Background
The prediction has a mean pLDDT of 75. The RNA shown here (ZMP/ZTP riboswitch aptamer (pfl RNA motif)) has 82 nucleotides and comes from a Fidelibacterota bacterium. It was read from a public genome assembly, where an Rfam model found it. The model forms 96% of the base pairs in the Rfam consensus. It matches the Rfam family "ZMP/ZTP riboswitch aptamer (pfl RNA motif)". Its family is annotated with regulation of purine nucleotide biosynthetic process and one-carbon metabolic process in the Gene Ontology. The literature on the family includes a 2015 paper in Nat Struct Mol Biol by Jones and Ferre-D'Amare, "Recognition of the bacterial alarmone ZMP through long-distance association of two RNA subdomains".
């Protein structure tokens, strides 16, 4: 020094679902339906890329307005393959 971690900053961002309770409020609005979907609004969001600081490990997970059942997913990570 490179590279890792955190942490701010700015840029982009997948996924953001059903049903019960509870609740002043725990998404609205229309359509769809063999299913836990789709627009549009609203509110959230890991990651990723670029910068800067600090610092030497870090890591067996993370991400959708609070509970509880569940559906389907996205992202990191690790192999093989085009």
């Nucleotide at each position: 020094a490179c590279g890792g971690c955190g942490c701010u900053g700015c840029g982009u961002g997948a996924c953001u679902g059903g049903c019960g309770a509870u609740c002043a409020a725990a998404g609205a609005u229309g359509g769809a339906c063999c299913c836990a979907c789709c627009a549009u609004c609203g509110g959230g969001a890991a990651g990723c890329g670029c910068a800067g600081c600090u610092u030497u490990a870090a890591g067996a997970g993370c991400c959708g307005c609070g509970c509880g059942c569940c559906u389907g997913g996205g992202c990191a990570c690790c192999a093989a393959c085009u």